[in-house]
């Protein structure tokens, strides 16, 4: 060089065409003499980038990027 594979919230990782969720992790708060633990409750992501298909893309196609094998 060529063919795969993965890219979504600080981490991990769901979401197979119709306003993006989870664990943990981080605010405020209950609970403690105080920490942990438990528990309520919030903030936080225009979905790696550029196109193209569709009425309507995280999602289908094309190209580039970057990882991994």
């Nucleotide at each position: 060089g060529g063919g795969g594979u993965u890219g979504u919230a600080g981490c991990u990782c769901a979401g197979u065409g119709g306003u993006a969720g989870a664990g943990c992790g981080c605010u405020c708060g209950c609970c403690u003499u105080g920490c942990a633990a438990g528990u309520g409750u919030g903030a936080g992501g225009c979905c790696c980038u550029g196109g193209g298909u569709u009425c309507g893309a995280a999602c289908c196609c094309c190209a580039g990027c970057a990882c991994c094998a």
A computed fold for a 69-nucleotide RNA from Marmota marmota marmota, annotated as transfer RNA. The organism belongs to Marmota marmota, within Eukaryota. The coordinates come from a structure-prediction model, not an experiment, and the mean pLDDT is 84. The sequence is in RNAcentral, with records from Rfam.